[in-house]
The RNA shown here (Bacterial RNase P class A) has 368 nucleotides and comes from an uncultured delta proteobacterium. The sequence was found by an Rfam model in a public genome assembly. The model forms 92% of the base pairs in the Rfam consensus. Model confidence (mean pLDDT): 76 of 100. Its Rfam family is "Bacterial RNase P class A". On this family, see Frank and Pace, Annu Rev Biochem 1998: "Ribonuclease P: unity and diversity in a tRNA processing ribozyme".
RNA sequence: AGGGGUAGACGGGUGGUCGCCCCGUUCAACGGGGAGGAAAGUCUGGGCAUCAAGGGACAGGAUGGUCCUUAACAGGGACUGGGGGCAACCCUAAGGAAAGUGCAACAGAAAAUACACCGCUCCGCUACAGCGGGGUAAGGGUGAAAAGGUGAGGUAAGAGCUCACCAGUCCCGUGGUGACACGGGAGCUUGGCAAACCCCAUCCGAUGCAAGGCCAAACAGGGAGCUGUCAGAAAUGGCAGCGAGGAAAGCCCGUCUUUUAACCCGGGUAGGCCGCAAAAGAUUCAGGGCAACCUGAAUCGUGAGAGAAAUGAUCACCGUCCCGCCAUAGGCGGGAAACAGAACCCAGCUUACAGUCUACCCCUUUUU
Numbered sequence: 001a002g003g004g005g006u007a008g009a010c011g012g013g014u015g016g017u018c019g020c021c022c023c024g025u026u027c028a029a030c031g032g033g034g035a036g037g038a039a040a041g042u043c044u045g046g047g048c049a050u051c052a053a054g055g056g057a058c059a060g061g062a063u064g065g066u067c068c069u070u071a072a073c074a075g076g077g078a079c080u081g082g083g084g085g086c087a088a089c090c091c092u093a094a095g096g097a098a099a100g101u102g103c104a105a106c107a108g109a110a111a112a113u114a115c116a117c118c119g120c121u122c123c124g125c126u127a128c129a130g131c132g133g134g135g136u137a138a139g140g141g142u143g144a145a146a147a148g149g150u151g152a153g154g155u156a157a158g159a160g161c162u163c164a165c166c167a168g169u170c171c172c173g174u175g176g177u178g179a180c181a182c183g184g185g186a187g188c189u190u191g192g193c194a195a196a197c198c199c200c201a202u203c204c205g206a207u208g209c210a211a212g213g214c215c216a217a218a219c220a221g222g223g224a225g226c227u228g229u230c231a232g233a234a235a236u237g238g239c240a241g242c243g244a245g246g247a248a249a250g251c252c253c254g255u256c257u258u259u260u261a262a263c264c265c266g267g268g269u270a271g272g273c274c275g276c277a278a279a280a281g282a283u284u285c286a287g288g289g290c291a292a293c294c295u296g297a298a299u300c301g302u303g304a305g306a307g308a309a310a311u312g313a314u315c316a317c318c319g320u321c322c323c324g325c326c327a328u329a330g331g332c333g334g335g336a337a338a339c340a341g342a343a344c345c346c347a348g349c350u351u352a353c354a355g356u357c358u359a360c361c362c363c364u365u366u367u368u
Base pairs, nucleotide, nucleotide: 001364002363003362004361005360006359007358008357009356010355012318013317014316015315016314017313018312020034021033022032023031024030036339040350041349043348044347045346046345047344048208049207050206051205054253055252056251058250060204061203062202063201064200065079066078067077068076069075080094081092082091083090084089095199096198100197101196102193103192117140118139119136120135121134122133123132124131125130148166149165150164151163152162153161167189169186170185171184172183173182174181175180212274213273214272215271221265222264223263225242226241227240228239229238230237231236243259244258245257246256247255281300282299283298284297285296286295287294288293320336321335322334323333324332325331326330
């Protein structure tokens, strides 16, 4: 100097004039404040709210290496295995195929219970072309994949049959919280796909601010039993059982409740207020931790709250970028400025983005 990798920051500022919303006891004056890094998507998890409370190796769904962290998560951090890259780094849907079922077209003898197409070899027959029987899976062929790989010995010909070096599986030792790694040994070898159904482990209530609550106003009510028993002159009422309805998603069990209502059908209201911003909040410092993060102390006095939806317009200067001229610490002139707009709140994920800046790391080249 060039090319890459990782992690971040800003994405306009200041002042004047006019306008809108909120707060300050607020009628005025005055003062203070007013849309993001993603507010987007509505993908995930919660806070909060309502449903009177429970259990289930049922059904359904989610997750899937290990450990830590978090209110929780399919989030985050660190590490392990595998893959990519010269590297910094990046990706990972990464439990189980010996519980069962299933799939692999075509080709091939055969696609997992190898009964062997060509071949090799032994015995018999023989017209020497071949036929029959036995052994074989090393060589060849087909295929994405053919029952561990390479080499040597051995054999009638071969084969882990034996040996050496590797891979895989199991056992032992060492290290580690663990996934796993390293070392030693043994029988010699128990295909692939679970992002196929499935099995295993862990977890999971539903609905959602149009949730839900208060005030006012208005209206129109209706609805199914049976049996027994007690009281009563009767109407009627009480108790018990059965049936029927309901209660935190489906189903089952259990419990409770109702039978003039915790249920069903129908009608009326759509006005006002709350929910509504004090939050798992922000900032700074100290300690612990590799880190994510945790603990403690101090400060902030609330730092948007609309309700069909406010947060705007304009002028000047400065800053950033582009172009041109003069010219070289610079000046002058003209122009431009991305993605985009809170709606109960928070933590993430994903997507969009003109331009500018910072830090660390890797590779190449050159100079000292």